[in-house]
RNA sequence: AGUCCGCUGGAUGACCGCGGUGGUUGGUCUCGGCCCGUCACCGAGGAAAGUCCGGACUUCACAGAGCAGGAUGCUGGGUAACCCCCAGGCGGUGCGAGCCGAUGGAUAGUGCAGCAGAGAGAAGACCGCCGAUGGCCCUAGGGCACAGGUAAGGCUGAAAGGGUGAGGUAAGAGCUCACCAGCACCACAGGUGACUGCGGUGGCUAGGUAAACCCCGUCCGAAGCAAGAUCAAGCAGGAACUACGAGCGGCUCGUUCAAACGUUCCAGGUAGAUCGCAUGAGGGUGUCAGCAAUGGCACUCCCAGAUAGAUGGUCAUCCAUGAGGUUCCCCUCAGGACAGAAUCCGGCUUAUAGGCGGGCU
Numbered sequence: 001a002g003u004c005c006g007c008u009g010g011a012u013g014a015c016c017g018c019g020g021u022g023g024u025u026g027g028u029c030u031c032g033g034c035c036c037g038u039c040a041c042c043g044a045g046g047a048a049a050g051u052c053c054g055g056a057c058u059u060c061a062c063a064g065a066g067c068a069g070g071a072u073g074c075u076g077g078g079u080a081a082c083c084c085c086c087a088g089g090c091g092g093u094g095c096g097a098g099c100c101g102a103u104g105g106a107u108a109g110u111g112c113a114g115c116a117g118a119g120a121g122a123a124g125a126c127c128g129c130c131g132a133u134g135g136c137c138c139u140a141g142g143g144c145a146c147a148g149g150u151a152a153g154g155c156u157g158a159a160a161g162g163g164u165g166a167g168g169u170a171a172g173a174g175c176u177c178a179c180c181a182g183c184a185c186c187a188c189a190g191g192u193g194a195c196u197g198c199g200g201u202g203g204c205u206a207g208g209u210a211a212a213c214c215c216c217g218u219c220c221g222a223a224g225c226a227a228g229a230u231c232a233a234g235c236a237g238g239a240a241c242u243a244c245g246a247g248c249g250g251c252u253c254g255u256u257c258a259a260a261c262g263u264u265c266c267a268g269g270u271a272g273a274u275c276g277c278a279u280g281a282g283g284g285u286g287u288c289a290g291c292a293a294u295g296g297c298a299c300u301c302c303c304a305g306a307u308a309g310a311u312g313g314u315c316a317u318c319c320a321u322g323a324g325g326u327u328c329c330c331c332u333c334a335g336g337a338c339a340g341a342a343u344c345c346g347g348c349u350u351a352u353a354g355g356c357g358g359g360c361u
Base pairs, nucleotide, nucleotide: 001361002360003359004358005357006356007355008354010318011317012316013315014314015313016312018043019042020041021040022039023038024037026035027034028033029032045338049349050348052347053346054345055344056343057224058223059222060221069220070219071218072217073216074088075087076086077085078084089103090101091100092099093098104215105214109213110212111209112208126154127153128150129149130148133147134146135144136143137142138141162180163179164178165177166176167175181205183202184201185200186199188197189196190195228275229274230273231272237266238265239264240263241262245257246256247255248254282301283300284299285298286297287296288295289294319336321334322333323332324331325330
């Protein structure tokens, strides 16, 4: 100078204030709460954020299988699970430590490739080369460049359909051969495996793109704590019963006023209350297994729970930072990154001043 990993995210004390839990004095009533006071304890994060994945939990749906749709994609391992993590393979990149990669299949099929260029995927005659053969001309030999042949060279391009050399040819060409690169298949060796090494055979090579359709393998029911459960005012609803009074009636019964009022019960359920909801895939320490992610065991701890939403303020001392003064010591002032719970947990991503530790180049 660089690279990777881990940790931390101002500290202590006093006073005041706020939310919760437990205890307690007093008050109150419908006797179980509520209110006031008081005491003790607890009270934001590494991301509480984005809501992007995966789960727990809840309700609904559900015989089984398939289609559609969606997600995912090298191998092995971890995990409750994962678009996560660890270790490895392969490819790319960097002098290097390292970093990056949606990294199955391009001989199942379809599609796409701007501009330039003659030609862009069983390609292509623009320049060039040749013109052996056939044709034409002149006397042998040559000439013409007409039919045509040709991918060696040039040109365009990110890419022009293996490379080098020799043979071959009229000129050329995997046309033939040797070596090299690469592909497919086979055998052997190493590895759990991805894959690697080595040898042989083959056609001489048809390349890119699958975050294009597609094919193949695997996975996926839907909605979400405003899920959902319990209790339940008031208003409206249903059922049953019926006193007093009045009418009919001499009286009782009955009947009408009355499908009212009242009482009781019922169902659904709004406001509201309680639960869900804080003991959990939990934290810490030690130890063992493992390269690691992670897991086992032992001990120990209890660590926010609001509901329009508490977690704040002041002061003192210190810590680190900045500015100014100053000869060092030191003094004065300022301000303390990103941000902030709302069912919970595991990840990812994004924001983050400063500080600490370690591996390596």

RNAcentral holds the sequence, with entries from MGnify. This is a predicted structure of a 361-nucleotide RNA (Bacterial RNase P class A) from a marine sediment metagenome. Its Rfam family is "Bacterial RNase P class A". The family's RNA type in Rfam is ribozyme. The prediction has a mean pLDDT of 78.